The part of an RNA shown here (small-subunit ribosomal RNA, central domain) has 346 nucleotides and comes from a metagenome.
Context: one part of a larger RNA
RNA sequence: CUGGGUUUAAAGGGUGCGUAGGCGGGUUUGUAAGUCAGUGGUGAAAGCCCGGAGCUCAACUCCGGAACUGCCAUUGAUACUGCAAGUCUUGAAUAUAGUUGAGGUAGGCGGAAUAUAGCAUGUAGCGGUGAAAUGCUUAGAUAUGCUAUAGAACACCGAUUGCGAAGGCAGCUUACUAAACUAUUACUGACGCUGAGGCACGAAAGCGUGGGGAGCGAACAGGAUUAGAUACCCUGGUAGUCCACGCCCUAAACGAUGAUCACUCGACAUAUGCGAUACACUGUAUGUGUCCAAGCGAAAGCGAUAAGUGAUCCACCUGGGGAGUACGUCCGCAAGGAUGAAACUC
Numbered sequence: 001c002u003g004g005g006u007u008u009a010a011a012g013g014g015u016g017c018g019u020a021g022g023c024g025g026g027u028u029u030g031u032a033a034g035u036c037a038g039u040g041g042u043g044a045a046a047g048c049c050c051g052g053a054g055c056u057c058a059a060c061u062c063c064g065g066a067a068c069u070g071c072c073a074u075u076g077a078u079a080c081u082g083c084a085a086g087u088c089u090u091g092a093a094u095a096u097a098g099u100u101g102a103g104g105u106a107g108g109c110g111g112a113a114u115a116u117a118g119c120a121u122g123u124a125g126c127g128g129u130g131a132a133a134u135g136c137u138u139a140g141a142u143a144u145g146c147u148a149u150a151g152a153a154c155a156c157c158g159a160u161u162g163c164g165a166a167g168g169c170a171g172c173u174u175a176c177u178a179a180a181c182u183a184u185u186a187c188u189g190a191c192g193c194u195g196a197g198g199c200a201c202g203a204a205a206g207c208g209u210g211g212g213g214a215g216c217g218a219a220c221a222g223g224a225u226u227a228g229a230u231a232c233c234c235u236g237g238u239a240g241u242c243c244a245c246g247c248c249c250u251a252a253a254c255g256a257u258g259a260u261c262a263c264u265c266g267a268c269a270u271a272u273g274c275g276a277u278a279c280a281c282u283g284u285a286u287g288u289g290u291c292c293a294a295g296c297g298a299a300a301g302c303g304a305u306a307a308g309u310g311a312u313c314c315a316c317c318u319g320g321g322g323a324g325u326a327c328g329u330c331c332g333c334a335a336g337g338a339u340g341a342a343a344c345u346c
Base pairs, nucleotide, nucleotide: 004317005316006315007300008299012314014201015200016199017198021194022193023192025088026087027086028085029084030083031082033081034080035077036076037075038074039073040072041071042070049065050064051063052062053061054060091191092188094186095184096183097182098181099180100179103177104176105175106174107173108172109171110154114150115149116148117147118146119145120144121143125136126135162169163168206247207246208245209244210243211242215241216240220236221235222234223233258313259312260311261310262309263308266291267290268289269288270287271286272285273284274283295302296301319346320345321344328339329338330337331336
């Protein structure tokens, strides 16, 4: 370089925005850089290859040809690519009018439960387990009622639902804000796709500073269990979980399935619009699901939300272990993260 792959065998980057680059809709004209054709020059000789010849043959040597796939110049061709100019509307974006939703940020409010405190009623237990004990309790617990305070989470609705790029998002409400879809076909006129680096976001845990701390609860302590029990069970309980600001940047970050475009048999369900109709039947766009034809697949299965048929761009894989380790570098307060081998061994 060619070739093969990436749901589950090794392999899709956690996600988006976007730089360079790569690729890119219809039509007209010009140009002729790429491209194609002709001609000329050059491409030393030797060698290789082909046809002959000479040493007795061969090696070797000699003669002729071909080749030297290239480069330069020049004359043409114009389908495709490029370049230049113009144009179009179907890709893309905008506008107008609506619709939708746990999309995001900030503030306010609410009730149930739990815990604590006070008061009252009331008396001997409560709690917990397979059974117990530790624990709480006559300094009056548990239970019941009233009052007050606190923090965290939002029962029912709730769904195979919806929204978001992913992570994720759920009481009600206000403000600000992002998006998708539908209708109109008004406007711009290829403005597009992908995207190495880069930038931003990124669950949980963890870290820094300051708050907060009801419940839960790593660590820890005690009680059990057990041969032991550094566990499972029980009673407590600190970090943490919550808030603000700043870091960390990893997950089975999963659909284990990169993004975009086009094409390809049907049947149902559902969410949101638009249309049609007196009603009903019914049409259409986008999303979310189920079953399946063809096709694909090693199979399981996938099947218009493809793992089908094609196209463009990016990422990644190349036997198991050693190892996501060592070393170096970059990042981080640290924890550690990113990049990422080899010896050796089977």